[in-house]
RNA sequence: GCCAAUGUGGCUCAGUCGGUAGAGCAGCUGAUUCGUAAUCAGCAGGUCAAGGGUUCGAGUCCGGUCAGUAGCU
Numbered sequence: 001g002c003c004a005a006u007g008u009g010g011c012u013c014a015g016u017c018g019g020u021a022g023a024g025c026a027g028c029u030g031a032u033u034c035g036u037a038a039u040c041a042g043c044a045g046g047u048c049a050a051g052g053g054u055u056c057g058a059g060u061c062c063g064g065u066c067a068g069u070a071g072c073u
Base pairs, nucleotide, nucleotide: 001072002071004069006067007066010025011024012023013022019056027043028042029041030040031039049065052062053061
């Protein structure tokens, strides 16, 4: 330099044909226990990498940019 795929709560990842963003773990509170762990119930946490465009409406479609990854030279 070329090509591919990825970027979504603190972490690992879902998200269908464009129609109100979810799960597990972690965190907090409560219950249970003599106490801890485990278990159960609840809560909080995300302007979806950042702009732009299309659309009544974009995590999703379009275009370029950025970041790390893998391959080729």
Transfer RNA from an uncultured Clostridia bacterium, 73 nucleotides, folded computationally. Its Rfam family is "tRNA". It is annotated as a transfer RNA. It was read from a public genome assembly.